[in-house]
Context: one part of a larger RNA
RNA sequence: CUGGGUUUAAAGGGUGCGUAGGCGGAUUGAUAAGUCAGUGGUGAAAGCCUGCAGCUUAACUGCAGAACUGCCAUUGAUACUGCCAGUCUGGAGUAUGGUUGAGGUAGCUGGAAUGUGUCAUGUAGCGGUGAAAUGCUUAGAGAUGACACAGAACACCGGUGGCGAAGGCGACUUUCUGGCCUAUAACUGACGCUGAGGCGCGAAAGCGUGGGGAGCAAACAGGAUUAGAUACCCUGGUAGUCCACGCCGUAAACGAUGAUCACUCGCUGUUUGCGAUACACAGCAAGCGGCCAAGCGAAAGCAUUAAGUGAGCCACCUGGGGAGUACGAUCGCAAGGUUGAAACUC
Numbered sequence: 001c002u003g004g005g006u007u008u009a010a011a012g013g014g015u016g017c018g019u020a021g022g023c024g025g026a027u028u029g030a031u032a033a034g035u036c037a038g039u040g041g042u043g044a045a046a047g048c049c050u051g052c053a054g055c056u057u058a059a060c061u062g063c064a065g066a067a068c069u070g071c072c073a074u075u076g077a078u079a080c081u082g083c084c085a086g087u088c089u090g091g092a093g094u095a096u097g098g099u100u101g102a103g104g105u106a107g108c109u110g111g112a113a114u115g116u117g118u119c120a121u122g123u124a125g126c127g128g129u130g131a132a133a134u135g136c137u138u139a140g141a142g143a144u145g146a147c148a149c150a151g152a153a154c155a156c157c158g159g160u161g162g163c164g165a166a167g168g169c170g171a172c173u174u175u176c177u178g179g180c181c182u183a184u185a186a187c188u189g190a191c192g193c194u195g196a197g198g199c200g201c202g203a204a205a206g207c208g209u210g211g212g213g214a215g216c217a218a219a220c221a222g223g224a225u226u227a228g229a230u231a232c233c234c235u236g237g238u239a240g241u242c243c244a245c246g247c248c249g250u251a252a253a254c255g256a257u258g259a260u261c262a263c264u265c266g267c268u269g270u271u272u273g274c275g276a277u278a279c280a281c282a283g284c285a286a287g288c289g290g291c292c293a294a295g296c297g298a299a300a301g302c303a304u305u306a307a308g309u310g311a312g313c314c315a316c317c318u319g320g321g322g323a324g325u326a327c328g329a330u331c332g333c334a335a336g337g338u339u340g341a342a343a344c345u346c
Base pairs, nucleotide, nucleotide: 004317005316006315007300008299012314014201015200016199017198021194022193023192025088026087027086028085029084031082033081034080035077036076037075038074039073040072041071042070049065050064051063052062053061054060091191092188093187094186095184096183097182098181100179103177104176106174107173109171110154114150115149116148117147118146119145120144121143125136126135162169163168206247207246208245209244210243211242215241216240220236221235222234223233258313260311261310262309263308266291267290268289269288270287271286272285273284274283275281295302296301319346320345321344328339329338330337331336
């Protein structure tokens, strides 16, 4: 390389858009590049292979054949692929009507809770734990009431509910805005699928500049526990968490399951729409779940949301450690990311 694989054994890229490339619906005609057939030329000799022969045999050698799977030319074939021309509507898209949702974005507003401040009532404790102590408190705490301020998060509804490509998205309302689904079957007429590079997006933490800072809380300090306790528990507490802009580009970025298309028993719940209407439903479509048949699987299990049966496309794997390290390259302000070995060893 061929072959075999990628839920859990090594292996699906975090996710999308898309370039090149690869692959591509139905039908008619033309062409004959691929493809197939015939013929001719060439494919040195030796060697390999087959047969025969020569040295006593063999090795070795000689002769003949086959082979040389290829290339070139030419004559044909036209199913498939390609190319050219035409047609079609099923794939794909558009239009018009309708529904839906924590999809995104910017602003406004709200209540509960927490903390703080002021005032008032009021007096000796509060807090915390397994038990304590550190801590707070007669300079009046904690508790209760009133008022004010601040920041952050949005209880109930809330649901194997919804939306989004993924990350993710939950108070109300407004602005701008993306998408799915569905009905009609009006329009376009293969416009499609995938996608190396590339470009965008991308939780948390972290970084830069400027704000903000209630609660929480790495680091840090103290109190406990303990043989010790650089921890678990407690009292404090700074970065950070929040906002704006710019970086970073990673996660058990998980369904540990790439995207697309077709096909393959059923039962059941639910969301949205359509249908039909007797208000109840046997139907249809798109999602989200549970259970199971065939089949698959090492098993666990998967099973129309496949890990089943197939097709074309991309990514990735090839014993453990060394190591996601070194070196180089590249990106980054840095932290570090991406790419990614070997010696050696078992």
About this RNA
Small-subunit ribosomal RNA, central domain from an uncultured bacterium, 346 nucleotides, folded computationally. Its mean pLDDT, the model's own confidence on a scale to 100, is 87.